[in-house]
RNA sequence: CACUCAUCAAGAGGGGUGGAGGGACCUGGCCCUAUGAAACCCCGGCAACCUGGUGUGUGCCUUUUCACACACGUGGUGCCAAGUCCGGCAGGCCUGGAACGGCCUGGAAGAUGAGAG
Numbered sequence: 001c002a003c004u005c006a007u008c009a010a011g012a013g014g015g016g017u018g019g020a021g022g023g024a025c026c027u028g029g030c031c032c033u034a035u036g037a038a039a040c041c042c043c044g045g046c047a048a049c050c051u052g053g054u055g056u057g058u059g060c061c062u063u064u065u066c067a068c069a070c071a072c073g074u075g076g077u078g079c080c081a082a083g084u085c086c087g088g089c090a091g092g093c094c095u096g097g098a099a100c101g102g103c104c105u106g107g108a109a110g111a112u113g114a115g116a117g
Stems, first nucleotide, its partner, number of pairs: 001117001003115006013043005021032003026088004044080003049076002053072007084109001089106006
């Protein structure tokens, strides 16, 4: 870098350096930010995708093994404003028709993990 699968309405911030941007890209909004943006470092936390282990429960007449579920959270990632901040494309409904708008479903794009190349 392209591919496959899963998840994406929950959750979790302080300090130091830094000094003007940031919320992926384009676009339209909206928002964060000198009461200090991005980035980097330290510490802390969240979560349970993978890994290792322990415990409990279920399956088997019983035990071990095994399988599954749950809890814990060792290690590897990840994450710690706002739903992936919201819309953009398609369909349906509000609505007899159209625009705007709203709601729902799906798609596209993206993010993270695991797998395989």